[in-house]
Context: one part of a larger RNA
Molecule: small-subunit ribosomal RNA, 5' domain
Organism: metagenome
This record gives sequence, C1' cells and structure tokens, in this order.
RNA sequence: GAACGAACGCUGGCGGCAUGGCUAAGACAUGCAAGUCGUACGAACCGUUUUUCGGAAUGGUUAGUGGCGAACGGGAGAGUAAUGCAUAGGUAAUGUACCCUGAACACCGGGAUAACCACGGGCUUGCCCUUUGCGAAAGUGUGGCUAAUACCGGAUGAAGUCGUCGGAGCGCAUGUUCUGACGACCAAAGGUGGGGACCUUCGGGCCUGCCGGUUUUGGAUCAGCCUAUGUCCUAUCAGCUUGUUGGUGGGGUAAUGGCCUACCAAGGCAUCGACGGGUAGCGGGCGUGAGAGCGUGGCCCGCCUCAUCGGGACUGAGACACUGCCCGGACACCUACGGGUGGCUGCAGUAACGAAUAUUGGGCAAUGGGCGAAAGCCUGACCCAGCAAUGCCGCGUGCAGGAGGAAGCCCCUCGGGGUGUAAACUGCUGUCAGGGUUUAGCAAGCAAGGGACGUCAAUAGCGUCCGGCGCUGAGCAGACCCAAAGGAAGUCUCGGCUAACUCUGUGCCAGCAGCCGCGGUAAGACAGAGGAGGCAAGCGUUGUUC
Repeated sequence: GAACGAACGCUGGCGGCAUGGCUAAGACAUGCAAGUCGUACGAACCGUUUUUCGGAAUGGUUAGUGGCGAACGGGAGAGUAAUGCAUAGGUAAUGUACCCUGAACACCGGGAUAACCACGGGCUUGCCCUUUGCGAAAGUGUGGCUAAUACCGGAUGAAGUCGUCGGAGCGCAUGUUCUGACGACCAAAGGUGGGGACCUUCGGGCCUGCCGGUUUUGGAUCAGCCUAUGUCCUAUCAGCUUGUUGGUGGGGUAAUGGCCUACCAAGGCAUCGACGGGUAGCGGGCGUGAGAGCGUGGCCCGCCUCAUCGGGACUGAGACACUGCCCGGACACCUACGGGUGGCUGCAGUAACGAAUAUUGGGCAAUGGGCGAAAGCCUGACCCAGCAAUGCCGCGUGCAGGAGGAAGCCCCUCGGGGUGUAAACUGCUGUCAGGGUUUAGCAAGCAAGGGACGUCAAUAGCGUCCGGCGCUGAGCAGACCCAAAGGAAGUCUCGGCUAACUCUGUGCCAGCAGCCGCGGUAAGACAGAGGAGGCAAGCGUUGUUC
C1' cells in the first nucleotide's frame, strides 16, 4: 500500500447492487417449511331439481382405500488425510421411475380388506345410569358388511432372460456383437368424452377420440463401481498387518471384488516415509504480488459428508431416508405413576455464548418444483419488502456576484496580521428528501364464442394452429405538477519518518507514543484555543493475510 462475512470509538442526508451467528454440530417456546388427484374406488354429509314418496338426477365438501410425490428442493461442515476431492480414463463388471422413440398385447376368473356399523354396567327383564368396547392420554381390540387402476389364480406368449448345440464378425485376457434350432420362465386395468346402423337383461355391448395399463428395443437423464496421477504438519511415530496378501468352491449385489464364508498357501505394505499422532471438508475460485509464489475456501456453482448421539433394516426405480420406522443412550416435556411424547445443522424467532451478525413480514404476480385431463392446490425453493454505513458504486448538503476586507475570536514588535469572498446582502437554480395527479414496463399466461387443418363412419368428440370477450402485480418503477436554500459534515492529524504552527495551561506531574522518542518553568511531541493539512458520509483504531 491492498484486502476483510469484521469489531470498537466519534459522526451520519439519499439511492442502486451485494452481504450479514466466523463463537455453542450447545439447548429450544410458538407458527409455518410436502402435498396432490373425485377423469382409480366405495361411502358419508350439505344443497338444487324431480318424484309413482321407494327413489332418481345433478352440484359441492371431504375422512378412508388406491396412485404419484415425499430420495428433489432447503440447511450445516461435526467427521473424513482418503471408501473424499481434482484431472484423465475404463465399465467387454452395472442399474435407471417420470420423459422421448420403435414393436406387440390387454383374455377368463376368484377371495378379501379399510371406510362404515356394533360393543358397557345395574337389576325388579323392560326399564334405569346416559353415549358408556378397553385406556388418564397417546393409542388400540373383537365381531359384521362393501368397492377398485388394491390383492391373487389361470391363459397367451417373443423382439426378453437363462440353458444346450451350431454359424459369422470383432476384441484389451476373462470375452463381446449379430444370427439359427430346441427347451425352460415371466404380463396386463381400467377411467373418461362422443356416436350412425345392429344387439340389449336398458346398466351397456359395439365403433371411436383422449388419458392411463403390460412386455420389450433404442435414447436421454441421473447414479453405482474400478484405474492412474496430484492432494497439510510431525521420525521426540520405524517397523505395520491375520480377512491380513493371494488362490479354489460357495454366498451376496444392479454389478466387479475378502464384500462375506469354508478350505489351502504365506504372503502384503514400508526411509520414494508404511504404521501412529496432530490439523483439515475438497475443487472452480478469492486476497495479495511485476511474476514466481504465499495465504485462503464466507457469499455463488460442482462434488462429498452429516441431520440429538450410536446401531439397524423396511418400503421403493432410487434411501439405509433432516421434518419415515425400529432398538439402545443422554436430555426435555406430559401423566390418573400403569405409561406415553419430542428432535430448528429448514424460514422467522427465544434464552445462552460472545467483540460481534437481521423480521416470529408480504406474495405465489414472475422463475422453478410436486400432483392433476384441466381449472387449480401446495411450495419460508423463489420473488419482494423490513433491519444494519457491513462493503462497493453513484448523488447531494447549493450556484454566481459581493470590502484593501463588518462583528466576534486568535496572534502581535501595538504599526498591524489571520480567519476571509468566508458571512451579511443581491440575483438564480431545483438533484435528493416532502406533497399531489397519473400509467409505458417487470405479463409470460389462463380462457368463452369463432375460423382452418388432422383423427374418425361422423357435421359429434378430441388434438394442433390462428385469432381472441374477459381475468391475473406481492412488490418495484416511469411521467407530470407544487413549494422551498429551505431538511443534510464530520473525523483524524500537524517533532522526524509524513502533507500541515502559533499562543496559553502544566512542570519527569498529568499525560503522549507505530519506531526514534517527548514532559524536570518559555514544550511546534501532553491538554485547551486559534489556524493549517488529509480523507469525506464517513474518518480513525484494533485484529488477520499478502
């Protein structure tokens, strides 16, 4: 000199864009942060219309069964020195829901279960206690009924998988790709809109559009595994290792492998630092520097790891799963003492810790995500607003004229000099802040009626395109007008380094100080004042890095 997720002191007008618990991965009150689908299914309730009073049709709301999602998004850096990360490769050792693409199929049956209903006690045996299975609660039992795209059985099966026998091509050893024959194994589900004939038990069948279902090919995406090289300090750590190193058989996995197991062999690593100890998430980057380098990894992006501590599996395409389950520990809470409940390293917020770090805000309008045919619903992701000069950048606090120069204050050789065109005064302007009026933009989208094309037996329905009545802004922003110099300057320094000097007070005292050093009666170094210099909505100090 530069830099900072900074803090402290004094001061503080506005805006834009960023950033903001670095300490206790210590503990958490409260609210919210993951739902959605009635075009999968039965039912209940509330309306409307109709009724032959049995009911029927239709609209809405939902607890439950079922589907998809909840493995993303969001947070943190405790652990980890290599099962991590970075770079370059391999997978001839692998998986992949939703999405795209090609091919084919969807036949016949069955049994349950939630929802829902019931459950107690007393005796005079048809009444009472009064809502009552059990339990304080959390929760949960027994019996009965019912539906499905829930579950199960059978059929059909190859372009699939496996086995046996062949052929051809390729290769990096194990092999792999294509192809032929035989055998074995494996599937499904419907919903909704419309309709001219025909059939009908008037439900529909049948045809057809859309959304789904099953098997399979290829892709895309995301992931698993393997290899090489690099990746801090310490030798006051020199030897380490028994599933250890390798092989065979078996198991396990989507898949290779001591990943696991039985047996066999005795190997494997290490001064090119094994093993141990300490510290630490890694990278893109960031700071500094002419560079080499040194330091660092906050915000943003990629990867990894974690979710009160430790362990475990289940479900699923995917987890060993932050707001799922089970077990154990610690802690906290409720309790009728029998037993239960919880997990902010999500967004706010609380106390604590600390030099120190924000609102228990608004909105789904935009971008994105989940579900849904859609309308839409959910979304503390996100977009905004609030707080903080924490940082960077921009703007303002007026502009012009105005005396050999007011007053006040300071110095003085008492002549004068400084503050100083500074003020007053005169003229002007209108940034920002303030008040009022108004709407280009952040809006893309959804969508009635209409038109064209495609599908279709069809003018219906559905899809695509055009055009479009109408509807959508949390917050920001733009334009015009009004008034008025009005509301807006501090801080550090002035002995040398180092830009900037005098007076008074003090008297080795009080104090200053980055280094040298100042202060003991004329201190340019302390304190005050006048003046001056630097920077400026900041200025200094402290800490840390180069």